[in-house]
RNA sequence: UGACCAUAAAGAGUGCGCGAGAGACAAGCUCGGUGACCGCACAGCAACCUGCCGGAAGGGCAAGGUGCUAAAGCUUGAACGAUGGGAA
Numbered sequence: 001u002g003a004c005c006a007u008a009a010a011g012a013g014u015g016c017g018c019g020a021g022a023g024a025c026a027a028g029c030u031c032g033g034u035g036a037c038c039g040c041a042c043a044g045c046a047a048c049c050u051g052c053c054g055g056a057a058g059g060g061c062a063a064g065g066u067g068c069u070a071a072a073g074c075u076u077g078a079a080c081g082a083u084g085g086g087a088a
Stems, first nucleotide, its partner, number of pairs: 001088001004085004013042005021031003025077004043069004048065002050062004073080001
């Protein structure tokens, strides 16, 4: 550099703080002063990495790292981005 895999058709949220935009981009559609987005705390979901069990499984257990907890990544598009892992 990076095919590929996961987050991502499933699942899982409350409180506090802040105060105007947010859902990456375009179009649409939606969320938002009844406080969104974001940050923090605690809680939870999943099981990609990891550890353990197993002869093995597309198997089981755990939950340290990561991710996630409006809408299928919200939809469609452009063979588009991010995070984690990663064959070669």

Background: Model confidence (mean pLDDT): 78 of 100. The RNA shown here (SAM riboswitch aptamer (S box leader)) has 88 nucleotides and comes from Succiniclasticum ruminis DSM 9236. The sequence is in RNAcentral, with records from Rfam.